[in-house]
Context: one part of a larger RNA
RNA sequence: GAAUGAACGCUGGCGGCGUGCUUAACACAUGCAAGUCGAGCGCGAAAGCGACUUCGGUCGUGAGUAGAGCGGCGAACGGGUGAGUAACACAUGGACAACCUGCCCAGGAGCGGGGGACAACUUGGGGAAACUCGAGCUAAUACCGCAUACGACCGGAUUGUUACGGCAGUCCGAGGAAAGAUGGCCUCUUCUUGAAAGCCAUCACUCCUGGAGGGGUCCGCGCCCGAUUAGCUUGUUGGUGAGGUAAUGGCUCACCAAGGCAACGAUCGGUAGCCGGCCUGAGAGGGCGAUCGGCCACACUGGAACUGAGACACGGUCCAGACUCCUACGGGAGGCAGCAGUGGGGAAUAUUGCGCAAUGGGCGAAGGCCUGACGCAGCAACGCCGCGUGGAGGAUGAAGGUUUUCGGACUGUAAACUCCUGUCAGAGGGGAAGAAAAGAUGUCGGUUAAUAUCCGGCAUCCUUGACGGUACCUUCAGAGGAAGCCCCGGCUAACUCCGUGCCAGCAGCCGCGGUAAUACGGAGGGGGCUAGCGUUAUUC
Numbered sequence: 001g002a003a004u005g006a007a008c009g010c011u012g013g014c015g016g017c018g019u020g021c022u023u024a025a026c027a028c029a030u031g032c033a034a035g036u037c038g039a040g041c042g043c044g045a046a047a048g049c050g051a052c053u054u055c056g057g058u059c060g061u062g063a064g065u066a067g068a069g070c071g072g073c074g075a076a077c078g079g080g081u082g083a084g085u086a087a088c089a090c091a092u093g094g095a096c097a098a099c100c101u102g103c104c105c106a107g108g109a110g111c112g113g114g115g116g117a118c119a120a121c122u123u124g125g126g127g128a129a130a131c132u133c134g135a136g137c138u139a140a141u142a143c144c145g146c147a148u149a150c151g152a153c154c155g156g157a158u159u160g161u162u163a164c165g166g167c168a169g170u171c172c173g174a175g176g177a178a179a180g181a182u183g184g185c186c187u188c189u190u191c192u193u194g195a196a197a198g199c200c201a202u203c204a205c206u207c208c209u210g211g212a213g214g215g216g217u218c219c220g221c222g223c224c225c226g227a228u229u230a231g232c233u234u235g236u237u238g239g240u241g242a243g244g245u246a247a248u249g250g251c252u253c254a255c256c257a258a259g260g261c262a263a264c265g266a267u268c269g270g271u272a273g274c275c276g277g278c279c280u281g282a283g284a285g286g287g288c289g290a291u292c293g294g295c296c297a298c299a300c301u302g303g304a305a306c307u308g309a310g311a312c313a314c315g316g317u318c319c320a321g322a323c324u325c326c327u328a329c330g331g332g333a334g335g336c337a338g339c340a341g342u343g344g345g346g347a348a349u350a351u352u353g354c355g356c357a358a359u360g361g362g363c364g365a366a367g368g369c370c371u372g373a374c375g376c377a378g379c380a381a382c383g384c385c386g387c388g389u390g391g392a393g394g395a396u397g398a399a400g401g402u403u404u405u406c407g408g409a410c411u412g413u414a415a416a417c418u419c420c421u422g423u424c425a426g427a428g429g430g431g432a433a434g435a436a437a438a439g440a441u442g443u444c445g446g447u448u449a450a451u452a453u454c455c456g457g458c459a460u461c462c463u464u465g466a467c468g469g470u471a472c473c474u475u476c477a478g479a480g481g482a483a484g485c486c487c488c489g490g491c492u493a494a495c496u497c498c499g500u501g502c503c504a505g506c507a508g509c510c511g512c513g514g515u516a517a518u519a520c521g522g523a524g525g526g527g528g529c530u531a532g533c534g535u536u537a538u539u540c
Base pairs, nucleotide, nucleotide: 001540002539003538004537006536007535008534009533010532013387014386015385016384017383018382019380020379021345026343027342028341030340031339032338035073036072037071040070041069043067048061049060050059051058052057080298081297082296090222092220093219094218095217096216099215100214101213104211105210106209107208108207109206110205112146114144115143121136122135123134124133125132126131154173155172156171157170158169159168160167161166180203181202182201183200184199185198189197190196191194224270225269226268231261232260233259236258237257238256239255240254241253242252243251273295274294275293276292277288278287279286280285300321301320302319303318304317323334324333325332326331351377353376354375355374359373360371361370362369363368390420391419392418393417400411401410402409403408424481426476427475428474429473430472434467439461440460441459442458443457444456445455446454484529485528486527487526488525489510490509491508495524496523497522498521499520505512506511
């Protein structure tokens, strides 16, 4: 000099864009942060209102609404944190003849016919509660057989090829699927005059092939300090066989062999999430890894599996532990390193805000619902950037102050005063963009037997904004509301007076102060930066 997620002192007008627990991965009150689908399925209230009433109630409506339940998809994303980890964790480049992949895209084939349950519900019991046990009824895109299935997978035979491990093809055997729902129509078939089958459309369902995107595994190279850590290792190193996995492999097991690593630093100890990047520097290098993006790890502590395409699962389950809470003492409940917020720790870090309008995500055919992701607002000079605190004129060089050699000099065009301007703040008026969709109507095209329906294009209409009456524009008034901080011995830019008298004090280094101190304290003056200025800490 530059820099910072800074803090502290003094000071503080406005705006834009960012940033904001670096410490206790300490403990957490309260609210919210993951639901959705009635176009998968069976159930199904109440208040209120109306009518009747024997005043007990009944019926209708509310309403197939609210609501749970079965079922599907999602909940493995998104969001947080950096504890652990020196490791194929990460970065980079490769490999898989050793692998998986829901939803999505493209292509092919299919969706036939049966069966038995369990919730909800009814009913009986236990419990303070959390909840739980028994009996009975019932539906499905829930569950289970059967049928069919090219190919996948398994066994056998065989051909081609090969890196000799396999790979690809042919034949035979064995072998496993599925689910419907909604809308429209009467052209065909059947009953027969509007319906069921049926047909059509849309969305689903099953199997296979390929893809996209995502993931798994393996390998080369790179990746902090300590030798006052020198030896480490028994599933250890390799083989055969088996098990296990989506898959290779001591991943696990049985048997066999006795290996494997290490001064090019094994092992042990310490420290640490890694990277894109950020800071500094002419560069080489050094330091760092906040915000944003990629990967990893974790979710009170430790362990485990279940479900699933995907987890060994932050707001799931089970076990153990510590802690907190409820209890009728028998037993139960909980997990903010999600967003706010509280206590605590600390030099130190914000609102228990608004909205789903936009973007994105989940579910749904859709309208839509959910979304503390996100978009915004609030707080903080924490940072960067921009603007303002006025402009021009104005000498009797006023007054005051300081100083003086008493003549004056400086403050100083500074002020007053005159004439202007109107940024920002204030008050009034106008007022966007962020909005495209969705919906309705019409029209065209496709599908079709069809002018229904459905799908797509176009046109018109209507509607949707948290921010927010915000940005922006304009009018009004009037210099009015808006300047401080540090320094002045040398380094280093800026000097005098008074006070003090090795005292009080200053200080980054050298050093000042013991009676004329440009170095302490005050004043006048000056220098520097400026809504900031200094100090401290840290890095280069």

This is a predicted structure of a 540-nucleotide part of an RNA (small-subunit ribosomal RNA, 5' domain) from bacterium YC-ZSS-LKJ67. RNAcentral holds the full RNA, with entries from ENA and SILVA. The coordinates come from a structure-prediction model, not an experiment, and the mean pLDDT is 86.